[in-house]
Context: one part of a larger RNA
RNA sequence: UGACGGGGGCCCGCACAAGCGGUGGAGCAUGUGGUUUAAUUCGAAGCAAAGCGAAGAACCUUACCAGGGCUUGACAUGCCGCGAAUCCUCUUGAAAGAGAGGGGUGCCCUCCUCAGAGGGAACGCGGACACAGGUGGUGCAUGGCUGUCGUCAGCUCGUGCCGUAAGGUGUUGGGUUAAGUCCCGUAACGAGCGCAACCCUCGUGUUUAGUUGCCGCUCCCCUAAGUGGAACCCUGAGCAGACUGCCGGUCUAAGCCGGAGGAAGGUGAGGAUGACGUCAAGUCAUCAUGCCCUUUAUGCCCUGGGCGACACACAUGCUACAAUGGCCGGGACAAAGGGUCGCGAUCCCGCGAGGGGGAGCUAACCCCAAAAACCCGUCCUCAGUUCGGAUUGCAGGCUGCAACUCGCCUACAUGAAGCCGGAAUCGCUAGUAAUCGCCGGUCAGCCAUACGGCGGUGAAUUCGUACUCGGGCCUUGUACA
Numbered sequence: 001u002g003a004c005g006g007g008g009g010c011c012c013g014c015a016c017a018a019g020c021g022g023u024g025g026a027g028c029a030u031g032u033g034g035u036u037u038a039a040u041u042c043g044a045a046g047c048a049a050a051g052c053g054a055a056g057a058a059c060c061u062u063a064c065c066a067g068g069g070c071u072u073g074a075c076a077u078g079c080c081g082c083g084a085a086u087c088c089u090c091u092u093g094a095a096a097g098a099g100a101g102g103g104g105u106g107c108c109c110u111c112c113u114c115a116g117a118g119g120g121a122a123c124g125c126g127g128a129c130a131c132a133g134g135u136g137g138u139g140c141a142u143g144g145c146u147g148u149c150g151u152c153a154g155c156u157c158g159u160g161c162c163g164u165a166a167g168g169u170g171u172u173g174g175g176u177u178a179a180g181u182c183c184c185g186u187a188a189c190g191a192g193c194g195c196a197a198c199c200c201u202c203g204u205g206u207u208u209a210g211u212u213g214c215c216g217c218u219c220c221c222c223u224a225a226g227u228g229g230a231a232c233c234c235u236g237a238g239c240a241g242a243c244u245g246c247c248g249g250u251c252u253a254a255g256c257c258g259g260a261g262g263a264a265g266g267u268g269a270g271g272a273u274g275a276c277g278u279c280a281a282g283u284c285a286u287c288a289u290g291c292c293c294u295u296u297a298u299g300c301c302c303u304g305g306g307c308g309a310c311a312c313a314c315a316u317g318c319u320a321c322a323a324u325g326g327c328c329g330g331g332a333c334a335a336a337g338g339g340u341c342g343c344g345a346u347c348c349c350g351c352g353a354g355g356g357g358g359a360g361c362u363a364a365c366c367c368c369a370a371a372a373a374c375c376c377g378u379c380c381u382c383a384g385u386u387c388g389g390a391u392u393g394c395a396g397g398c399u400g401c402a403a404c405u406c407g408c409c410u411a412c413a414u415g416a417a418g419c420c421g422g423a424a425u426c427g428c429u430a431g432u433a434a435u436c437g438c439c440g441g442u443c444a445g446c447c448a449u450a451c452g453g454c455g456g457u458g459a460a461u462u463c464g465u466a467c468u469c470g471g472g473c474c475u476u477g478u479a480c481a
Stems, first nucleotide, its partner, number of pairs: 001481002003478003007475007015465002019428005026319008034310002042053002064305007073131001077130002079127005087102006107120005133294002136292003142288002144283003147279001149277001154193006160169003173184003199271004204240007214229005243265001246259005308447001321421001325380002328377004337368003342361002347356003387418001392413002395410004434457007
């Protein structure tokens, strides 16, 4: 100087407390451990691994296993020989591969009357060698990227001063703040990286622009169409607006408390943004890369299998256990997205998944599209039930070369566990929690209950800082570095 203390002081954080909803019990989904296996590819390991890499494992992907094959190679550069390339047929084979036959000359340049000859570019086949290749090893050789403490308020430097030096001071103290934020004091005076602000979204007004959007009128059953308008709504672009600016109290000041006006008030709400560093944290399997290893194989191609196994254990979720509910009929209101190899309306067929057909739409125009919870009405009356839907049987539909291992969906039948969950444990302070549906990426299809967004309905509680956890500043002890 740090680190540590079941030392002290001060202060924060959904840290506790106060409250609401969960997890831990059930069934299922997904991930992981373990076990099994020819293989169940690899990585991730307390917080900070485990719906994680993976925003899509039937083949492909795919890195794993079995079998069948190739050896200058699936890919790059260089040399030589033959042939244009492209194309067609046959044998063998699960395919890859191996073998055989047929047809056949284009483009550029030179010579040439034509016929033809030579050279060249691209491409294919064959050959020799330099080499290619490796998701093989090492993340404890590395770059880059990332997690985490933590959006915590800290981490440092120049000059000066103090100290023999390590180092200290500044950065401590008194206040204040979300903040090393600001003020006052001060052997310090200044400065840098962080904080804040500048950026994006939402909330108010205004200007401008009006089509496909908005508002009138005509027609009409309604849409649609025609016509008019630029007020409103909305959509973009620009500007204004909030600064403790004003008033009162308090205060030396910074600030704090209350008030006015205002759409918004003291950081308005949310996002992006992550200092010096810590964990030899993670990643050699995104990529790049040193060294090591391999080279008829640890490379490459193919068929099939596996990554989907199942006594069990853990993690994250979904659905429930019902009456604030369930079934049925009727009625209403979003936002944000996606669409031409696409979204696909009206209509017809089918109980349905879906099929036929195809209007419109490169989209404020058409479509996906039905929002659901909600409201009105009927039934159910506390029961393993008209709760719950696992599991299984059978019949179908769709995608795709192909749904056996191993897809999704529909109808009928079946109707399991489960009556609110031990010890323990998690999230959340407001348009939040809870609850309800909608969309997207990946994608032929989909194991999505995941992930990322969008809106609808919409709470309760916070006395307080003794305790638990994490953190900041000062101080104290130490046989630790």
Predicted 3D model of a 481-nucleotide part of an RNA (small-subunit ribosomal RNA, 3' major domain) from Geranium pyrenaicum.
It matches the Rfam family "Bacterial small subunit ribosomal RNA".
NCBI's taxonomy places the organism under Eukaryota, Streptophytina, Embryophyta, Magnoliopsida, Geranium.